About this RNA
This is a predicted structure of a 407-nucleotide RNA (Bacterial RNase P class A) from a Planctomycetia bacterium. The coordinates come from a structure-prediction model, not an experiment, and the mean pLDDT is 77. Taxonomically the source falls in Planctomycetia (Bacteria, Pseudomonadati, Planctomycetota).
This record gives sequence, structure tokens and C1' cells, in this order.
RNA sequence: GGAGUGGAUCAGGUGGUCGCCGGCUGGGCCUUGUGCCUGGCGGGAGGAAAGUCCGGGCUCCAUAGGGCAGAGUGGUGGGUAACGCCCACCGGCCGCAAGGUCAGGGAAAGUGCCACAGAAAACAAACCGCCGUGCCGGUGCUCGCACCGGUGCGGUAAGGGUGAAACGGUGCGGUAAGAGCGCACCAGCAGGCCGGGUGACCGGUCUGGCUCGGUAAACCCCACUCGGAGCAAGACCAAACAGGGAGCAAAGCGGCAGCGCAUGCGGCCGCUUGCGGGUCGGUCCGGCCCGCUACGACUCCCGGGUAGGUUGCUGGAGCCGGCGAGCAAUCGCCGGCCUAGAGAAAUGGCCAUCCCCGGGCGCUAACGCGUCAGGGACAAAACCCGGCUUAUCGAUCCACUCCGCUC
Repeated sequence: GGAGUGGAUCAGGUGGUCGCCGGCUGGGCCUUGUGCCUGGCGGGAGGAAAGUCCGGGCUCCAUAGGGCAGAGUGGUGGGUAACGCCCACCGGCCGCAAGGUCAGGGAAAGUGCCACAGAAAACAAACCGCCGUGCCGGUGCUCGCACCGGUGCGGUAAGGGUGAAACGGUGCGGUAAGAGCGCACCAGCAGGCCGGGUGACCGGUCUGGCUCGGUAAACCCCACUCGGAGCAAGACCAAACAGGGAGCAAAGCGGCAGCGCAUGCGGCCGCUUGCGGGUCGGUCCGGCCCGCUACGACUCCCGGGUAGGUUGCUGGAGCCGGCGAGCAAUCGCCGGCCUAGAGAAAUGGCCAUCCCCGGGCGCUAACGCGUCAGGGACAAAACCCGGCUUAUCGAUCCACUCCGCUC
């Protein structure tokens, strides 16, 4: 000097002027109300406020349990209120490296799929080949045979071909020809022992069968976790509240009085077993609430009335600084600070100047200077918080890696 990697901060600044919302405080007015006017001092949109993808706080169901189904996560250890997030480490892959990335448990539990090509895609298989042998034909010939072609049977998977992938690789021996058939070395798999580590794992050594693809963001199996609905949740005050119709489920026992000639009939009360409905994300059990021998609880249909205001609503798993522990995420202690709360939606408009970006013109050897107009991203709180993801103009800083040159 160049090319990269990983992080952090800011998010246009300043002044004037007019205006908006809210807090604290002083004064005045009057119809004393949630009122009006006025002065002073402070405050007022983001790193993503976005997506609504996760996790919670909070509120209600509600006193809230167990199972099945369903959903989510998936190496190990830690952090956190919690998480699918963050940190560190392990392993695979990519990169010379700093680093990046992984939907990272299980394929010998089962089922499915692997197009086309290929003989064959999982305990699969023989297209071309190689070897042996029978038969037929031909050539040569030392008359024994050898070679070539065709065909039947048997053996074979080393060579060739196909493919993303073909039942380990290299070499030697062996064989009719071959093959882990045997051996040496290596890789892989299964297991033993030793060492390191909290662990996932790593290293070393020994033994063995010689070696049974891939795919689970396919179904599935395993481990762990999981109530639901949501601020339009809820709470309080105020206002209003004609109705009409339809539907629907039982037994037994005892007592009382009545009717009746008797058998019996209907009514009321109580008890037992049960029945009907509502509610708890689906479903079963179970729980709670309401009602029950017939119309009520409840369900459905038609129809009428009211709906204004206050609150929830901003002091927090909060922020800043220092010290300590920890590799870190983060945690502990001490001190300081209060930084939107609108309600149809406030935080804005205008002027000037500075800053950044490029352009035109003029000057200068150049750096650069002057002048003119233009542009300045993504974008807006709505109960709040921790994350993730997506969009984005730029500026500055820190640490690290590689290449080249010079000293």
C1' cells in the first nucleotide's frame, strides 16, 4: 500500500420564529366544573418503532388434576424470568487464514423413496468380458495337438461400460479363471484397555469379522418441553333492558292429606340412585356451576332498547458509572438518574447556517479554492419487556488475517 474477517457507536448538527401534547409550580376569573385564561421550569418517535416469528410480565377463564392425541426443540456445558435466544466448547463441511456455516439423537425396530441410464439401486445382480467343458464348422500341423468362429451347460465379479452413488483401497500370493480366498499396510465398523476432559469428545494401543449404500426439513422411533384466550384482555361508574315462537331426558322407596266399594288415580314433601345442560383449546376421565319427574337451566329462530366516561397506560426482569467474579454470555455489590403516554391519534411548519454526497462553470502545475443549482437512506410509538428475522443513506473507531514493497 492492497484485499479481507469479526465487532462497537452515531442516525444529520446549531440558531431564530410560529404552533401541538404532557408533568411540576405560581397567579387570576367564574357558571365551582372532568372548567377557562396566563407566567415560570423541565420532558416529548426507532435501530429497527416493521414482521407478528418465538419467549414472557400482566389480566381473565378458574379452585385447576391425570391420560391420549397434537405441537415444539434436538451435540455438550453454562447464562436467562423464559425461549426455537445468547456464550463457550466438541464434531462435520467451506476457506491459505482471520473466520463462516450446520433442521448436529436414531437407518442392524419397521415401512417408504433413490428419476433417467445401467445386468443390477440393498442381503439387488450379469450387458461386454475371463475360465472350464460338450457339440458343430474352419485353418495350421511335428498326426499329438494348437488356434479361430458359433452354440449349450457350469464357474466368476478382478478388467470395461452406466450412473450422484454399484457390497472397502493399494500391493503381493494363490486360482482353471477369479474373489479378503490368504497376507502386509491403510480406511471404516464393532469391542477391550490406558491417558486427558464436568461433558460432548480426543489421543494411544490391542483384538476381530475381513467390511450389511444414501435418505428421517419422508412416515416413524427416542429424549426433553408445552392449559387457553388476549389490552378490542380486564376493572369501575353511568345509561337502557318490550317480548314472541320452537326444541329437549328417568327410575325406585317412604310419608301426608284428598277422590273412590275395591283394584286404583292424581297432588305435595323428603331420600337414594341417576338424568339433562353449561364450563375447563381437541378428546376421555375427573372437577366446578345450574336445573330436574316438566318446564326450568340451556339451545335455536324472529324482534326491541342502551352503549357515555374513568381506568388499565408507564418506576421497569429499567438506564448510567465504578469495583469484583467469570474465557464469555452474564451475575453480585456500591453510587447516581427518571428519559413519550397520544386517544382518531401530539413530538410539527418556515427561515438561516454548518455537515455529507455527486454535478456544471471559473481559477490553479497539482493538492485545492470560489460560485451555482440538486440530493441526503430504511422508516413512525399505541400495555410493556427479552430475542430472532427483514429493509437501509452514510460517518467514525477497535481488534485480527493474508499478499506485495521498503527499512